RNA sequence: AGAGUUUGAUCCUGGCUCAGGAUGAACGCUAGCGACAGGCCUAACACAUGCAAGUCGAGGGGCAGCAUUUCUAGCUUGCUAGAAGAUGGCGACCGGCGCACGGGUGAGUAACGCGUAUGCAACCUGCCUUAUACUGGGGGAUAGCCCAAAGAAAUUUGGAUUAAUACCGCAUAAUAUAUUUGAAUCGCAUGGUUUAAGUAUUAAAACUCCGGUGGUAUAAGAUGGGCAUGCGUAGCAUUAGUUAGUUGGUGAGGUAAUGGCUCACCAAGACAAUGAUGCUUAGGGGGUCUGAGAGGAUGAUCCCCCACACUGGUACUGAGACACGGACCAGACUCCUACGGGAGGCAGCAGUGAGGAAUAUUGGUCAAUGGGCGCAAGCCUGAACCAGCCAUCCCGCGUGAAGGAAGAAGGUUCUAUGGAUUGUAAACUUCUUUUAUAUGCCAAGAAAAGCUAGUACGAGUUACUAGUCUGACAGUAGCAUAUGAAUAAGCAUCGGCUAACUCCGUGCCAGCAGCCGCGGUAAUACGGAGGAUGCAAGCGUUAUCCGGAUUCAUUGGGUUUAAAGGGUACGUAGGCGGUUUUUUAAGUCAGUGGUGAAAGUUUGCGGCUCAACCGUAAAAUUGCCAAUGAUACUGGAAGACUUGAGUGCAGAUGAGGUAGGCGGAAUAUAUAGUGUAGCGGUGAAAUGCAUAGAUAUUAUAUAGAACUCCAAUUGCGAAGGCAGCUUACUAAGUUGUAACUGACGCUCAUGUACGAAAGCGUGGGUAGCGAACAGGAUUAGAUACCCUGGUAGUCCACGCCGUAAACGAUGCUCACUCGGUGUAUGCGAUAUAUUGUAUGCGCCCAAGCGAAAGUAUUAAGUGAGCCACCUGGGGAGUACGCCGGCAACGGUGAAACUCAAAGGAAUUGACGGGGGCCCGCACAAGCGGAGGAACAUGUGGUUUAAUUCGAUGAUACGCGAGGAACCUUACCUGGGCUUAAAUGUAGGUUGACAGGUUUAGAGAUAGACUUUUCUUCGGACAAUUUACAAGGUGCUGCAUGGUUGUCGUCAGCUCGUGCCGUGAGGUGUCGGGUUAAGUCCCAUAACGAGCGCAACCCCUAUUGUUAGUUGCCAUCAGGUCAAGCUGGGAACUCUAACGAGACUGCCACCGUAAGGUGCGAGGAAGGUGGGGAUGACGUCAAAUCAGCACGGCCCUUAUGUCCAGGGCUACACACGUGUUACAAUGGCCAGUACAAAGGGCAGCUACUUGGUGACAAGAUGCUAAUCUCGAAAGCUGGUCUCAGUUCGGAUCGAAGUCUGCAACCCGACUUCGUGAAGCUGGAUUCGCUAGUAAUCGCGCAUCAGCCAUGGCGCGGUGAAUACGUUCCCGGGCCUUGUACACACCGCCCGUCAAACCAUGGAAGUUGGGGGUACCUGAAGUCUGUUACCGCGAGGAGCGGCCUAGGGUAAAACCAGUAACUGGGGUUAAGUCGUAACAAGGUAGCCGUAG
Repeated sequence: AGAGUUUGAUCCUGGCUCAGGAUGAACGCUAGCGACAGGCCUAACACAUGCAAGUCGAGGGGCAGCAUUUCUAGCUUGCUAGAAGAUGGCGACCGGCGCACGGGUGAGUAACGCGUAUGCAACCUGCCUUAUACUGGGGGAUAGCCCAAAGAAAUUUGGAUUAAUACCGCAUAAUAUAUUUGAAUCGCAUGGUUUAAGUAUUAAAACUCCGGUGGUAUAAGAUGGGCAUGCGUAGCAUUAGUUAGUUGGUGAGGUAAUGGCUCACCAAGACAAUGAUGCUUAGGGGGUCUGAGAGGAUGAUCCCCCACACUGGUACUGAGACACGGACCAGACUCCUACGGGAGGCAGCAGUGAGGAAUAUUGGUCAAUGGGCGCAAGCCUGAACCAGCCAUCCCGCGUGAAGGAAGAAGGUUCUAUGGAUUGUAAACUUCUUUUAUAUGCCAAGAAAAGCUAGUACGAGUUACUAGUCUGACAGUAGCAUAUGAAUAAGCAUCGGCUAACUCCGUGCCAGCAGCCGCGGUAAUACGGAGGAUGCAAGCGUUAUCCGGAUUCAUUGGGUUUAAAGGGUACGUAGGCGGUUUUUUAAGUCAGUGGUGAAAGUUUGCGGCUCAACCGUAAAAUUGCCAAUGAUACUGGAAGACUUGAGUGCAGAUGAGGUAGGCGGAAUAUAUAGUGUAGCGGUGAAAUGCAUAGAUAUUAUAUAGAACUCCAAUUGCGAAGGCAGCUUACUAAGUUGUAACUGACGCUCAUGUACGAAAGCGUGGGUAGCGAACAGGAUUAGAUACCCUGGUAGUCCACGCCGUAAACGAUGCUCACUCGGUGUAUGCGAUAUAUUGUAUGCGCCCAAGCGAAAGUAUUAAGUGAGCCACCUGGGGAGUACGCCGGCAACGGUGAAACUCAAAGGAAUUGACGGGGGCCCGCACAAGCGGAGGAACAUGUGGUUUAAUUCGAUGAUACGCGAGGAACCUUACCUGGGCUUAAAUGUAGGUUGACAGGUUUAGAGAUAGACUUUUCUUCGGACAAUUUACAAGGUGCUGCAUGGUUGUCGUCAGCUCGUGCCGUGAGGUGUCGGGUUAAGUCCCAUAACGAGCGCAACCCCUAUUGUUAGUUGCCAUCAGGUCAAGCUGGGAACUCUAACGAGACUGCCACCGUAAGGUGCGAGGAAGGUGGGGAUGACGUCAAAUCAGCACGGCCCUUAUGUCCAGGGCUACACACGUGUUACAAUGGCCAGUACAAAGGGCAGCUACUUGGUGACAAGAUGCUAAUCUCGAAAGCUGGUCUCAGUUCGGAUCGAAGUCUGCAACCCGACUUCGUGAAGCUGGAUUCGCUAGUAAUCGCGCAUCAGCCAUGGCGCGGUGAAUACGUUCCCGGGCCUUGUACACACCGCCCGUCAAACCAUGGAAGUUGGGGGUACCUGAAGUCUGUUACCGCGAGGAGCGGCCUAGGGUAAAACCAGUAACUGGGGUUAAGUCGUAACAAGGUAGCCGUAG
């Protein structure tokens, strides 16, 4: 010091979360020791038991108990009983002092309670110190003791007697008190101090060792308290008014003392927005935790103060209390009881119960420190000192150290003959002994008082010296010796933040999680293991506080769009304020004095072996008070000034405002005329109007509302807003001038006024428009959009409302800060056209600012002043309360709960029922099909033992399959095998095996018979057996490789360097042209390059050269029925190798160029000549684990493997792709002509013969330019004559042929017979732009054969059409919008239904605190008092005032609960629609009404 998290990515805003520190903690796991500290935070809940305040015999009467002594009696001769206050002492009692300290707790208290600083001229103070004076003489009681009585007890009553340092007179008395008269002096006021004189009043206690101690009075000190005051001291304004002893005065009372403290009278004040009053919460401080600090949080332990002592009230005593271990009364509770009455108060120390997540022993001692009493010894002391329990905190120590590589074994893991890791770790060797255990020694804390002795002197209860005595802790700390590595390590974590990684298990399950998020079969995130990391006698978790958070911002934030400028103005309080002089010294500054307790914090030094801890010294304590000084600035006072502000004068300006008058056009209506069948309206229609005459048109009249053109990023106004013309009244800014005032200013909480539209009230008005409403359409629906009507309203007057996306989303004022260019209204200067200046309204741009977009003298720049507002999203501008309003509603304005985001700007894509440009058989123009029929084939579905599997929009469906009768075959049924069907290695055995024949069997297989190796003797070969390696068309194409489809043969996709941008990114690749093309050219912060395009390759079209067999045959010759058949030829065709050729090269025109145009020329071919191969970056988790390969998982007498049979060929049905047709451009018959490309030896087969034929039997050629397989449409002639036919051929029957072990399921072909549907096909849809479509046949692969009508090729014949790019589909580029990024098959809203959660209202009901009124009223102080007591003083009794408490009543407030009810939030896959985001399909949004 930061980090994670919003996005595809980016920058910002902004919240949430984490890393740190801390704790009186608790919980989980674990645990060796010591030192030091701490230990009911909850129920101020209730308490059993013990202890916590006594002491003094040197005050007193005395003497119960104990001890001693003496005496008496009895005897058991040392015991019992009795007597004596005689002695030590002393229960109870009188008296003195103490009990008001010490100890506990934090309920109450928002207060002079606390803190700090002052004051008391308004006060008190026991014990202590100092000083002065006094201490004389009397009296009457009373407790105790004794006697008696009541009562269960507590306790009480009566009688008799008695003492005091108890009580009461008397005497004396002043520097006391009161009062009178003077004097001096001081003070901030009341007043104080000193002093003189007079008068009056008031005191005491004794004891004694004779030394003294004690007592009384006064004065002073010290200590402790009381009171008053300034300042500081929590939250809520959804608490705004409070107060009658209230505020003040006079007088009196009361108090130690001031004071409404109390009372009588008088006055009417007092407090409050600088927060009164009320409510809630809370002991305050020193300090503690955190923080860089400022702050924030906190108030345990220790210290100071306060308050309290079961709850409430009250006084007494006393120096001091309204009293924790005192009293009285009331109340609640507990206990005892003989029922009549009594007793009690742990918030003292222990302890118990309860509560709670949670907090200790019913311990020891007065040895030390301190306290009370006492002359003292001493006694008392749960204060205190110690010990016990608890890892609760902080600190320290240890659990060993050194060496030790075969890098052991084992574990884990990997790419696994091996490596890595655990790991110098262990073993092993050597060493040490803190700690532990055992034994022994043994402190400091303790020197005072006391006692004894001595010395000194002032001769004593004096001082000093010496000795002696005293330890709870504790036989503890410490020390010594011995033994022996011996007794001692865990916890959490390991996806990122955040240090640390692998395997197995699990499979959106179980679970984890602080945030982001992990888990759906390869999880470093769950659980286990191995390993690692962190800390360590602890480690984690939870809770809370500060920090990080500059996320409430004084230090130190913001407000155009992220949350945030009030709708606007005026203006009060307040805040701030121009130039200058003098003065003052409040703020400010300086040094000084006092105070700021101690402890704590910080620093130095020191003591415990160190540290924690403790001691000591210093610093600090930033504060407050006082007095002194300074006077720049701010403030106060007095004066001056003119530039801020205002006034005057003179102009011009404008839809500024209010009231009145006037005007024309349009619209509607009415009347009249002309006129006839429609009008109107829409995407198209209909409702509506119209023959009772509409619409249209003409004339006249009436009505209300709004003001065309001018008109403009023009003008005016504070904003809302303001527009025909004109009049009156009125306001404003501005320009010029510089006459006047002289800071009069700026801003503005509360307040006041104004404030669009809608809406409300009363009364008018109503042409047009037009919520609601009605009808017509649209639609799945249409409570909408569209249409026809139409009421409120819109208009006027008066009065309300007070809100808008009331926006420049930008508060007001002032000052300063580059330029350019318009415009409105003024004033100037020159001068013929410019220019200066002021105030407005605009645009562009620099610096700067800004997250960016942007802004930029009209700031969002740089500064000053004041106000308003914001602090994550939702809940919510909601609820409650209050204020306003006639109402509608407005203003103010939360919380629970919930999420980890919500948001701004910009970027790249994608998308749009956005735009522009362009392309494609995309449409259009054409030709032919599909969709209807039958059949073939594939698919779905169904069926089945099985109908194996895969492919499923385009991009599956005559697809994998280029050929399922067996095989194939993966499926089913049944029968077999288990190292296996194959192969290899090693070892053993054998010379088999195989073959042939045969038996059983469906076969696999099993059995029998038979035949039976080679050799150079090393072996080879074969079989069998054993071992090791198997096998799987089982799963996962979402683990993969490879291959493929598609977008798409579309023109795109990128990189380097540079430049721009905070960045994602951009530029290049855009723009203008051009192209089939990111093809090329021009321009250009880009310059180049790569993959694609094109070209290079193949076929084809022309031609040349070369070559001439198996091909060819023009010329010559021979020859045949005919035929290149033969000789020959090398011309032609052809074959197949190399060339040529085409490049917009030439011409014309257009163009800068690229290029385009031309029925141009030439050429076989012309602008890519035609066709093929060739498929960029990528997309679809596209397809394929069944072609192959491969990770992982699964099966192993089976999911492997062999065999037979069956199935893949099923069949109510649906779809795709095809074939054949429906006929005359045709069918049939006869005749006749012309290909290309291929194939062929278990093959193609000429030819001959047989058969109607498929074919068969013979036979020849050909391993092929040699032999062979071979055209059809066409052409010529004939026939059929429009019909279910001489069309069509399905289906079925019969008979055959061929292949093959085998044609039943389940082959093809042939012949004869049969002769179905079908007469051109709905919506819709497919292909094709030229040698193409259409049509015709031929060949090949696979293959024994074939279900081929399929696929791949070949040639023959051979068209039509394209105006064009509006529309449909797909694509490319640019641009625009976006709330999309899984990217429109996106996103997303609301009701309803379901579950859960918190919350509002609510008839009621329950509880609480406080106040008011009335009634009652204990104890007690004060007060009154004729009757009673007393000689009297006085008392009793009774009465009065006040009050705690109790009761009654009405009302307010707060909280709980509630039938029912309202909305809100949350929840993978519910319902209905589709409101928003694109022009979101009616642009959206704001206010208002329905």
Molecule: small-subunit ribosomal RNA
Organism: uncultured bacterium